[in-house]
RNA sequence: GCUUCUAUAGCUCAGUUGGUAGAGCGUGGCUUUAGUAAGGCCAAGGUCAGGCGUUCAAACCGCUUUAGAAGCA
Numbered sequence: 001g002c003u004u005c006u007a008u009a010g011c012u013c014a015g016u017u018g019g020u021a022g023a024g025c026g027u028g029g030c031u032u033u034a035g036u037a038a039g040g041c042c043a044a045g046g047u048c049a050g051g052c053g054u055u056c057a058a059a060c061c062g063c064u065u066u067a068g069a070a071g072c073a
Base pairs, nucleotide, nucleotide: 001072002071003070004069005068006067007066010025011024012023013022019056027043028042029041030040031039049065050064051063052062053061
């Protein structure tokens, strides 16, 4: 230098051909217990890496930038 892959909640990751963004763990509250842990219920937490474009509508499609990983030279 070229090619490919990855980027979504605090962490690990889903998101099935474009149509209201989710799970587990963690955090907070309540419940339960003499108390703690475990269990049960509820809640908060996201500009879907940045920008532009296509579309009535984009996490998803196209281009580009950034960061990381792998391969080739």